[in-house]
RNA sequence: UCAUAUCAUGGGCAAAUUUGUCGAAAGACAAAGACGCAAAGCCGUGGGUCUAAGGAUAUGCAGAUGUCUAUGACUGCCAGGUUGCUGCU
Repeated sequence: UCAUAUCAUGGGCAAAUUUGUCGAAAGACAAAGACGCAAAGCCGUGGGUCUAAGGAUAUGCAGAUGUCUAUGACUGCCAGGUUGCUGCU
């Protein structure tokens, strides 16, 4: 230097929940908190799931209610792409 892990060291991230803020919602951000994660780093590219503001439509005198639909969201749903730490032997 290269390869290499059913091991370690140094570390990293942070589920649920709570508080606050934003949002129509799904959800996101910050703080506390750790369920877990060898990429639980990054990217909405493919699939999947969630929400339905707006739009369409049905019922109704109307208020309203239902149905459909992402342009919204989830990378800790699965894949794919891409980047990174350590090194027994």

Predicted 3D model of an 89-nucleotide RNA (c-di-GMP-I riboswitch aptamer) from a Bacillota bacterium. Model confidence (mean pLDDT): 85 of 100. The sequence was found by an Rfam model in a public genome assembly.